Model confidence (mean pLDDT): 77 of 100. A computed fold for a 102-nucleotide RNA, annotated as Purine riboswitch aptamer. Of the family's consensus pairs, 100% are formed in the model. It matches the Rfam family "Purine riboswitch aptamer". From the family's description: Riboswitches are metabolite binding domains within certain messenger RNAs that serve as precision sensors for their corresponding targets. A reference for the family is Mandal et al. (2003), "Riboswitches Control Fundamental Biochemical Pathways in Bacillus subtilis and Other Bacteria", Cell. The family is grouped with related families in Rfam's "Purine riboswitches". The sequence was found by an Rfam model in a public genome assembly.
RNA sequence: GUAUUAAAAAUUAAUAUAACUCAUAUAUAUCUCAGAAUAAGGCUGAGAUGUUUCUACCAGGUGACCUUAAAUCACUUGACUAUGAGUGGAAGAGUACCUAGG
Numbered sequence: 001g002u003a004u005u006a007a008a009a010a011u012u013a014a015u016a017u018a019a020c021u022c023a024u025a026u027a028u029a030u031c032u033c034a035g036a037a038u039a040a041g042g043c044u045g046a047g048a049u050g051u052u053u054c055u056a057c058c059a060g061g062u063g064a065c066c067u068u069a070a071a072u073c074a075c076u077u078g079a080c081u082a083u084g085a086g087u088g089g090a091a092g093a094g095u096a097c098c099u100a101g102g
Base pairs, nucleotide, nucleotide: 001017002016003015004014005013006012007011019087020086021085022084023083024082025081026056029049030048031047032046033045034044035043041066042065050057058078059077060076061075062074063073064072097102098101
């Protein structure tokens, strides 16, 4: 400074605050609609569901599959947000004490 709470009556008081780790939530997921691309492609927009939950719901990579059509699938790496719990100094300076390195 900000936020919350309380008293109060226009100001006071108290608490919290940054970083990191862990846990819970959610699976950075699923569904629907509309449009787009086509093996050098496989995407875009909108809405909904999902959390005793605000927000978010994406990015990168690998492979499969689709023989040119309208449809994708699997795996993998990375968080953010909310809540709760926990953890940790370093450097420099000063003072005191025992003392000459604590």